[in-house]
Molecule: small-subunit ribosomal RNA
Organism: uncultured bacterium
RNA sequence: GACAAACGCCUGGCGGCAGGGCUACAACAUGCCAGUUGCACGAAGAAGCCCUUGGCUUUGCCGGGGCAAGUACAGUGGCCGACGGGUGCGUAUUCCGUAGAUAACCUACCCUCAGGCGCGGGACAAUCCGCGGGAAACCGCGGCUAAUACCGCACGUCGUCUGGCCCCCGCAUGGGGGCGAGAUGAAAGCUCGGGUCCGCCCGGGCGCCUUCGGACGGGUCUGCGUUGGAUUAGCUUGUUGGUGAGGCAACGGCUCACCAAGGCAACGAUCCAUAGCUGGUCUGAGAGGACGAUCAGUCACACUGGGACUGAGACACGGCCCAGACUCCUACGGGAGGCAGCAGUGGGGAAUCUUGCACAAUGGGGUCACCCCUGAUGCAGCCAUGCCGCGUGGAGGAAGACACCCCUAUGGGGCGUAAACUCCUUUUCUGAACGAAGAAACCCCUGUAGGUUCAGGGCGCGACGGUAGUUCAGGAAUAAGCACCGGCUAACUCCGUGCCAGCAGCCGCGGUAAUACGGAGGGUGCAAGCGUUGUCCGGAAUCACUGGGUGUAAAGGGUGCGCAGGCGGGGCAGCAAGUCGGAUGUGAAACCCCAUGGCUCAACCAUGGAGGUGCAUUCGAAACUGUUGCUCUUGAGUCCCGGAGAGGUUGCCGGAAUUCGUGGUGUAGCGGUGAAAUGCGUAGAUAUCACGAGGAACACCAGAGGCGAAAGCGGGCAACUGGACGGGUACUGACGCUCAGGCACGAAAGCGUGGGGAGCAAACAGGAUUAGAUACCCUGGUAGUCCACGCCGUAAACGAUGAACGUUCGCCGUUAUCCCGCUUAAGGGAUAGUGGCUAAGUUAACGCGUUAAGUGUCCCGCCUGGGGAUUACGACCGCAAGGUUGAAACUCAAAGGAAUUGACGGGGGCCCGCACAAGCGGCGGAGCAUGUGGUUUAAUUCGAAGCAACGCGCAGAACAUUACCAGGGUUUGACAUCCUAUGACCAUCUGUGAAAGCAGAGUUUGGCUCUUUGAGUCACAUAGUGACAGGUGGUGCAUGGCUGUCGUCAGCUCGUGUCGUGAGAUGUUGGGUUAAGUCCCGCAACGAGCGUAACCCCUGUCCUUAGUUGCCAGCAUGUAAUGAUGGGGACUCUAAGGAGACUGCCAUAGAAAAAAUAUGGAGGAAGGUGGGGAUGACGUCAAGUCAUCAUGCCCCUUAUACUCUGGGCUACACACGUGCUACAAUGGUCUAAACAGAGGGCGGCGAGAUCGCAAGAUCAAGCUAAUCCCAUAAAUUAGGUCUCAGUUCGGAUUGCAGAUUGCAAUUCAUCUGCAUGAAGCUGGAGUCGCUAGUAAUCGUGGAUCAGAAUGCCACGGUGAAUAAGUUCUCGGGCCUUGUACACACCGCCCGUCACACCACCCGAGUUGGGGACACCAGAAGUCAUUCUGCGAAGGUGCCGAGAGAUGUGCCCGGUGAGGGGGGGUGAGUCGGUACCGUGGU
Repeated sequence: GACAAACGCCUGGCGGCAGGGCUACAACAUGCCAGUUGCACGAAGAAGCCCUUGGCUUUGCCGGGGCAAGUACAGUGGCCGACGGGUGCGUAUUCCGUAGAUAACCUACCCUCAGGCGCGGGACAAUCCGCGGGAAACCGCGGCUAAUACCGCACGUCGUCUGGCCCCCGCAUGGGGGCGAGAUGAAAGCUCGGGUCCGCCCGGGCGCCUUCGGACGGGUCUGCGUUGGAUUAGCUUGUUGGUGAGGCAACGGCUCACCAAGGCAACGAUCCAUAGCUGGUCUGAGAGGACGAUCAGUCACACUGGGACUGAGACACGGCCCAGACUCCUACGGGAGGCAGCAGUGGGGAAUCUUGCACAAUGGGGUCACCCCUGAUGCAGCCAUGCCGCGUGGAGGAAGACACCCCUAUGGGGCGUAAACUCCUUUUCUGAACGAAGAAACCCCUGUAGGUUCAGGGCGCGACGGUAGUUCAGGAAUAAGCACCGGCUAACUCCGUGCCAGCAGCCGCGGUAAUACGGAGGGUGCAAGCGUUGUCCGGAAUCACUGGGUGUAAAGGGUGCGCAGGCGGGGCAGCAAGUCGGAUGUGAAACCCCAUGGCUCAACCAUGGAGGUGCAUUCGAAACUGUUGCUCUUGAGUCCCGGAGAGGUUGCCGGAAUUCGUGGUGUAGCGGUGAAAUGCGUAGAUAUCACGAGGAACACCAGAGGCGAAAGCGGGCAACUGGACGGGUACUGACGCUCAGGCACGAAAGCGUGGGGAGCAAACAGGAUUAGAUACCCUGGUAGUCCACGCCGUAAACGAUGAACGUUCGCCGUUAUCCCGCUUAAGGGAUAGUGGCUAAGUUAACGCGUUAAGUGUCCCGCCUGGGGAUUACGACCGCAAGGUUGAAACUCAAAGGAAUUGACGGGGGCCCGCACAAGCGGCGGAGCAUGUGGUUUAAUUCGAAGCAACGCGCAGAACAUUACCAGGGUUUGACAUCCUAUGACCAUCUGUGAAAGCAGAGUUUGGCUCUUUGAGUCACAUAGUGACAGGUGGUGCAUGGCUGUCGUCAGCUCGUGUCGUGAGAUGUUGGGUUAAGUCCCGCAACGAGCGUAACCCCUGUCCUUAGUUGCCAGCAUGUAAUGAUGGGGACUCUAAGGAGACUGCCAUAGAAAAAAUAUGGAGGAAGGUGGGGAUGACGUCAAGUCAUCAUGCCCCUUAUACUCUGGGCUACACACGUGCUACAAUGGUCUAAACAGAGGGCGGCGAGAUCGCAAGAUCAAGCUAAUCCCAUAAAUUAGGUCUCAGUUCGGAUUGCAGAUUGCAAUUCAUCUGCAUGAAGCUGGAGUCGCUAGUAAUCGUGGAUCAGAAUGCCACGGUGAAUAAGUUCUCGGGCCUUGUACACACCGCCCGUCACACCACCCGAGUUGGGGACACCAGAAGUCAUUCUGCGAAGGUGCCGAGAGAUGUGCCCGGUGAGGGGGGGUGAGUCGGUACCGUGGU
């Protein structure tokens, strides 16, 4: 796009034109569908309405007449019934289409020509008469009678047959014509008119017979075309042909007798399945593909099967006979029937109409005609089934409506000029009025003496239908739905739902923000329809003729030889089959196309034209193909000479090695492995020497080398033998290439028979390994491996590349032979092989590239998504194993190739890092502190989870905090805004209560303005009302923000250009170098950005400026002493600004040069980013946080909110992390003495004094701080003591007594004194930190804080050891490689089993169908024959189909206990780890 469509609880206004049983060729009730003719015939001549009339026994009966009517019904005869109408069962050819043939034929009615129609005869039918049988259908007997019924005779134009003679023609058989002779063969009348002497005559019409033709319609034959299957390969006996005969309209094995043995088939016979064929229809650019409704041509069929009769024509839809099935009637004896005609019925089905009107038109049958008949036909009805047309209003109208509805950022927006409203219009609708065309004739009358024609005139006839159409009136009045809106594909939002419900053509959507489900609003598309389903073509170049492929995606046969087939070198000539051109015929109409015309347009219809690619005939052309003839040598082959070679077969020979045997020497191990063990060995192994046996394989040479068709071939010699190559020139003269079937060869393994058996070695055994190890490793070991003969016939039989012949740049090797060169050389060349790299070209890319996968010719094989499937069934081959051929059901939306970027690897290379190594000190053991898990609990609130959770959120839980639990209370609320009313609030007291609170007493009446007994307003309190508050409730997988981590690792990108079909690449790789993608060099790249570095802060040196609260050298004053004082700015210090370091300089190393850079040195406070901090690229982890905060959505709202008291977060068998203190003598303890930095302080730090053993208490100066205070730094140093012990180490635990903070110290704080004095004597496997002012060690301060650090943050004091390397572990970076991974190795992925589902196979059987063959029996019927004088009937015989019976065997299907093997799918279970990385063999 299309449809003979169907469906939707979808919707529906009108008209025109078309279409309408696709299924059960299943069954049918009822009515109609084929009759007509009285001008062929005899007979019979009604019913009935109306009118009129007579009689009588007067609701009436019996009659007459007219009309009906010489009409209807039955019969004889004629014509028709073979047409028209229906259906598509059968049929793969007796069909159809197209083109021919008929010299092998027929043709009623019709037309033309010619001629004729004379005489006679006997019957039969009838509801005509009589009788009889039967339920019926119907039938029988006897009798009468007519014809255009039947029969005979005559004439014979003429036909036919048999001889004879003559002429002409063709395409083989043969055909035509003429003359003459013989034989034979016809007929029917009816009617009308006129005339008449009524005997008859004339004429018209119809009819009949004969004949030659025509037309129409058929029969038969031929060529070509006409579905699928080879898992159908052989079929055929009247079969193929001949002779003769019969039969037919006609040819013919059509039939028969005899003879011959043929005929068909790989160009697909036979068989099976399916099917009416065509013009055409749909689609397509075309070529094609699919289909064959309506319309038209043709065939076949008419309940199923067979048969003939009649006839011009049938083997006959509405005829006959027989058989069968079914239905109906029946009196049970017997009969009747055939809708695949039109309507209609039930059934089946997804599905297909009225038991209508009319013969008015067209056509058909009959008739002289009128006329009759016609479910053909013309019309109407039903159905949106289709195509076409029209309408459902038009114009204006913004307050863009405060409408409804929807959305919203709450401002608004959409619906939307839409509505309302105003003005129009009236197709359609309703009601009226008028009202067609389709009608021309036949017929009748008149004209001519008459008939036809003709001319004129006339009557009547319309189913559709009072329809189409026209006019008038009325009034926007009567008229819009369906599907879709994630992409493809035009059209987006809200709500509901929450992997549910559901959607879905493909991809896919749905797990709480769904443009994808459902609803709504809005939108898009089409529109009286819309959508879905089904089918066909297209897209699909996805079967490729036009127009595909085959190295790796599916696909080259394992290889050769070769028949058929296909294709084939040069020249000349002939022919004309193919080919090309002209002409003729045909190619039905309709359809398609063009033009014109008719319905208002269109659909539709009409007229004309064009086209119809085809077939046939004919005339030409001769290039190409073909064919014939002659010829040629270049393709192919033969010949001569020559050399190369693991080419093949057979025989003989050889040495090395392994093993075994014998003997000798010799002694304790050998052997084997990652390490071992099994095994062998004191009965003497291994080792070694000598001799012997036997089998198999042939080191070095050896090569990318050679040979062969492939498989394959390797010691030497000999015999036999194949092929290729080089050189030569002589010969043949296209002899060639390829090759379906066919034949042959064909590794290894395997099989059979017989040998052989050293080594090796499936199976098997043992030992190891392992979780297991039916494996990998080891020790043994049998088939086999070897030989002969015979099978098998497959391999990743691979170059994954069929064969042959041409043609198209080069370079470098190598083998064989030849040529040139000085023979021997270097070197060069030619031919034939064999390799590597590459140009053009090609390819999806990889790659190929004269040995093509380039470019051409030709032939063969093969492919058409993955799985199922190297399968099943069948067939063939095989001893078997098995091989060859080779499906389907079912299932998936992929499977696959090449390349790209990543990631990964028990791949490789380079590099870095306290990563390892080298060291120092810890942790893991103890006690305690602290966090976590677990457990417990009314609650032990919540979060954090490898590194990157666990002294984390928490810079500090007794109450509060607090989020948890128990209980007591509140409900516009503890907190915010708004409204109303009342009142100031506060303070104080009482009761009750655990408190919150509740109840009461009491006190009283705020500020401001004004127009001042008052009003307004502000603030506050109470009460009320509802909007709302509130939530540490959920979701960190809806989010913002912030943060961790890889990682302070050196990376991550972009623009332009270039390369690639593309993803992408290049740049960013390479050579060096660096802490660094840092820099340099090179380079199809050139530049740039985010990172690195630098800029910033602290610190290290110096300078300048400024000196108080800091400092004090010099000057001066004072004290017991002190910068205490005057003064000073030198110094320290403070805090502002500068300087300084850049590989700048030197040496060496360093690419051809220049340079980056490295090592060392000088100078310098500092030397190679001086040290430290801040600073964290693109990104990763759905990392962490909704409990900091913010926030979408959801949830709670007398509770998940708020408040109070008490409790809990502090529990305690246990496990883990992080710390503190220790285990002691480098120590503990006592006494004395010394040296910091950085901080903090007013609800504070608190000097000092007094008291207390102490914690601390009391009083109290100073200090808002370079001024006062916290504040003694400690390790250290000096001296004393302890003397190696559970101690004068260690300090847990516990008791008593106190202090401080606080409303409160019991759960549950800290500190002090006295007493107590636990474990612990340096810590297993393992593991952590650190490279210099670092580790280690020592103390000090701060935040939080009423109080409460062993934690955290900060500060200084003392102050090391070791490394200068990169083998390994871990992590990271770059390059490269493999990949079946991309959620990216925590990946992917395999198999058994069980269950569920689906289909298939086998199967004891069972059942249905189809074909064949043999035989039995044999209806109707044709034909033959017999009996009789003839004919009919009857009898008999042959044939004989169908149905039936029996038997044999084949094919196809259904069903089937059971069985087996599978197969695919599923979030199952189990088990391992086979595959993908070198996947760990």